[in-house]
Molecule: c-di-GMP-I riboswitch aptamer
Organism: Desulfobulbaceae bacterium
RNA sequence: UUCAAAAUAAGCCAAACCCGAGCGAAAGCCGGGGACGGAAUACCACGGGACUAAAACUGUCAGCCGGGUUGCGAGG
Numbered sequence: 001u002u003c004a005a006a007a008u009a010a011g012c013c014a015a016a017c018c019c020g021a022g023c024g025a026a027a028g029c030c031g032g033g034g035a036c037g038g039a040a041u042a043c044c045a046c047g048g049g050a051c052u053a054a055a056a057c058u059g060u061c062a063g064c065c066g067g068g069u070u071g072c073g074a075g076g
Stems, first nucleotide, its partner, number of pairs: 002076002012038002017033004022029002036063001042069003046066003049061003
């Protein structure tokens, strides 16, 4: 540099749940704890889907599926 995603997980992330005189209309997000899981469970709302509802050009979910970009360890 390239290939593939079998096996593996040092390090990394962190579902449910609990706490917060944190944010938000809500969905949800953020911080602390926690650990069910995760090789993209890192990032992007592009297509589908779900949720929200202040009615609008609303917003949310990337840990629902697809797609795009980048990428750790080990291996060829």